[in-house]
RNA sequence: CAGGUUCAAGCCAAACUCGCCGCAAGGCGGGGACGGAAAGCCACGGGUCUCCUAGACCAGAGACAGCCGGGUUGCCGGAA
Repeated sequence: CAGGUUCAAGCCAAACUCGCCGCAAGGCGGGGACGGAAAGCCACGGGUCUCCUAGACCAGAGACAGCCGGGUUGCCGGAA
């Protein structure tokens, strides 16, 4: 630099479920595995969602990194 179909060593954990937190989106922990090569981290751009509103848009406050892009750090080395 390239690759991770696959070998080896490990890692994460969707749906569902139990407990706690939050108005909510959702988060944390236990169980559980659909999947993942960044499914590690960062809300920077887009997107989706929640609150706010009589309702819609804007503004504001939040959530999602397992929606896409970007930034950053990192695991493996059998094959090519």
The RNA shown here (c-di-GMP-I-GGC riboswitch aptamer) has 80 nucleotides and comes from a Syntrophobacterales bacterium. The sequence was found by an Rfam model in a public genome assembly. Taxonomically the source falls in Syntrophobacterales (Bacteria, Pseudomonadati, Thermodesulfobacteriota, Syntrophobacteria). Its mean pLDDT, the model's own confidence on a scale to 100, is 81.